[in-house]
RNA sequence: GGUGUGGUACCCAAACGGUAAGGGAUCAGUCUGCAAAACUGCUAUUCGUAGGUUCGACUCCUAUCCACACCU
Repeated sequence: GGUGUGGUACCCAAACGGUAAGGGAUCAGUCUGCAAAACUGCUAUUCGUAGGUUCGACUCCUAUCCACACCU
C1' cells in the first nucleotide's frame, strides 16, 4: 500500500427498509429480624463518524476513523 470481517447501553449480543429484542451488571423498590436468593422497575431518539438514495435507513451506496485477520 491492497483485500476482507467487525464497530449497537456499563459488558455481551440480536434486529426483512417501517422509529432498537434478549441476557448480565449497576441502581431503586418489594420480601426478610439482617442479609442472600427470588420478584418488579430503571438504563441506546448521536446504532463509530460524515454525506447520499428513499415517503421512511442500524439495515442500501460513497468516503472516512478505529480494531482484527490475510496479501504484498